RNA sequence: ACGGCAGUGGUCAAACGGCAUGACAGGAGCUUCCCAAGCUUCUAGUCCGGGUUCAAUUCCCGGCUGCCGUA
Numbered sequence: 001a002c003g004g005c006a007g008u009g010g011u012c013a014a015a016c017g018g019c020a021u022g023a024c025a026g027g028a029g030c031u032u033c034c035c036a037a038g039c040u041u042c043u044a045g046u047c048c049g050g051g052u053u054c055a056a057u058u059c060c061c062g063g064c065u066g067c068c069g070u071a
Stems, first nucleotide, its partner, number of pairs: 001070007010024004018054001026042005047063005
């Protein structure tokens, strides 16, 4: 330099154009003599800019970061 893959709450992972889902972690409550476990509930997210579309996590273009490969 070129090519491929990936980027989603604090962490890990879903979502093949139509409500962003789950687990862990965190807050509150229930339960218990206490702790742990369990149950309920809340908080918190799409890497950035543009385009297509009635509608974009999803499709297209550019950029950034990480990993892998070629030279």
A computed fold for a 71-nucleotide RNA from a Candidatus Woesearchaeota archaeon, annotated as transfer RNA. The coordinates come from a structure-prediction model, not an experiment, and the mean pLDDT is 83. Taxonomically the source falls in Candidatus Woesearchaeota (Archaea, Nanobdellati). The RNAcentral record of the sequence draws on ENA.